[in-house]
Molecule: RNase P RNA; transfer RNA
Organism: Acidimicrobiia bacterium
RNA sequence: CGAGUUCGGGAGACGGUCGCGGCCUUCGGGUCGAGGAAAGUCCGGACUCCACAGGGCAGGAUGCUGGGUAACACCCAGGCGGGGAGACCCGACGGACAGUGCAGCAGAGAGCAGACCGCCGAUGGCUCAGGGAAUCUCACAUUCCGGGGCACAGGCAAGGGUGAAACGGUGGUGUAAGAGACCACCAGCGGCCCGGGCAACCGGGUCGGCUCGGUAAACCCCAUUCGGAGCAAGGUCGAGCAGGGAUAGGGUGGCCCGCCCGCUACGUCCCGGGUAGACCGCACGAGGUCGGCAGCAAUGUCGAUCCCAGAUAGAUGGCCGUCCACGACAGGAUCCGGCUUACACCCGGACUCGCAUU
RNA sequence: GCGGGCGUCGUUCAAAGGCAGGACCUCAGAUUUCCAUUCUGACGAUGCCGGUUCGAUUCCGGUCGCCCGCU
Numbered sequence: 001c002g003a004g005u006u007c008g009g010g011a012g013a014c015g016g017u018c019g020c021g022g023c024c025u026u027c028g029g030g031u032c033g034a035g036g037a038a039a040g041u042c043c044g045g046a047c048u049c050c051a052c053a054g055g056g057c058a059g060g061a062u063g064c065u066g067g068g069u070a071a072c073a074c075c076c077a078g079g080c081g082g083g084g085a086g087a088c089c090c091g092a093c094g095g096a097c098a099g100u101g102c103a104g105c106a107g108a109g110a111g112c113a114g115a116c117c118g119c120c121g122a123u124g125g126c127u128c129a130g131g132g133a134a135u136c137u138c139a140c141a142u143u144c145c146g147g148g149g150c151a152c153a154g155g156c157a158a159g160g161g162u163g164a165a166a167c168g169g170u171g172g173u174g175u176a177a178g179a180g181a182c183c184a185c186c187a188g189c190g191g192c193c194c195g196g197g198c199a200a201c202c203g204g205g206u207c208g209g210c211u212c213g214g215u216a217a218a219c220c221c222c223a224u225u226c227g228g229a230g231c232a233a234g235g236u237c238g239a240g241c242a243g244g245g246a247u248a249g250g251g252u253g254g255c256c257c258g259c260c261c262g263c264u265a266c267g268u269c270c271c272g273g274g275u276a277g278a279c280c281g282c283a284c285g286a287g288g289u290c291g292g293c294a295g296c297a298a299u300g301u302c303g304a305u306c307c308c309a310g311a312u313a314g315a316u317g318g319c320c321g322u323c324c325a326c327g328a329c330a331g332g333a334u335c336c337g338g339c340u341u342a343c344a345c346c347c348g349g350a351c352u353c354g355c356a357u358u
Numbered sequence: 359g360c361g362g363g364c365g366u367c368g369u370u371c372a373a374a375g376g377c378a379g380g381a382c383c384u385c386a387g388a389u390u391u392c393c394a395u396u397c398u399g400a401c402g403a404u405g406c407c408g409g410u411u412c413g414a415u416u417c418c419g420g421u422c423g424c425c426c427g428c429u
Base pairs, nucleotide, nucleotide: 001354002353003352004351005350006349007348008347009346010345012323013322014321015320016319017318018317020033021032022031023030024029035329039340040339042338043337044336045335046334047230048229049228050227059226060225061224062223063222064078065077066076067075068074079093080091081090082089083088094221095220099219100218101215102214116160117159118156119155120154123153124152125150126149127148128147131145132144133143134142135141168186169185170184171183172182173181187211189208190207191206192205193204194203195202196201234280235279236278237277243271244270245269246268247267249266250264251263252262253261254260287306288305289304290303291302292301293300294299324327359428360427361426362425363424364423365422368382369381370380371379376412384400385399386398387397388396405421406420407419408418409417
């Protein structure tokens, strides 16, 4: 200098002027006023109301280990697997010897499978010379031994070929040809032991049968976990209307008490009718900023300091001036912690690779 | 605020892990003197981006759009 990785920050600034919403007001004015995502509503909580002996079934969610947290499907650290030349990035990452299922086409064979081409044909069979031997004196014939051929029975799974996937790899022994059939080394699986680590897991040794496939974002199994509804929750006041039905929780009477039997519509629920005004909830909070301490970190803790929107048709904008990097995505509606998605441009820290120079 | 469903040729419907199919439309051919009808053939699609799987319209996540219900 070029290319890149990662973490964090900003999100026009200042002044003037005219406006908007909340609060205070001595009525002059003063003061505060959207976001990193306020968004999607995908998770988790706070809060409120309803329900609730305990346990199970069904259904949902989560799924390597340890830690953080109010909680989580989030975050941090680590392990393992995958990608990259590297910084670094990604992972729904429990179980396929609990069971059931699925694998089209191709291919010989697709789940404890299989023989199309191919190799062999030792053994048995068929066949061709008629070399040797036996039966006999010789020939023919028969039988036996030996040789050649066929590839019929049969043997094999090394090689070819199919597929996403074909029941270990290389070399040797062996054989008719072959094969973990056997041997050496390697890979992988399982058991045991030793060492390191809180653990996931890692390293080493030894033994074993000789290889035991894939799919659970298929059903399923295992472990952990989950009551429902939502601020239009819920409460108070006011206005308005037309009542009807169900229920014995409450109250009360009978009875010495309880059980039980009555009475009552205060409560609850349903149908119908009416209203849509005000206030609380509702802005001090798992709060912000700065610093110390503990921790690799997430985070926790201590101290100081600050008060920071609260509408209910719903408030942030217009104009002018100066400056720059020339301004994107987008705006609260109960609140908070996350995730995800959208986003012009700029700044800072750490790191990697390449080239050049010293 | 809470919840549910659906996106497949131009249109309307199938396929529910294994070559995306039917009907109408369009185009071409045949039949006819010509047109219509009829017959034959062709063109043409899984909203988008990822993941799981040998393989995705189908299963899972995200995103965009549309429709519906409750209060």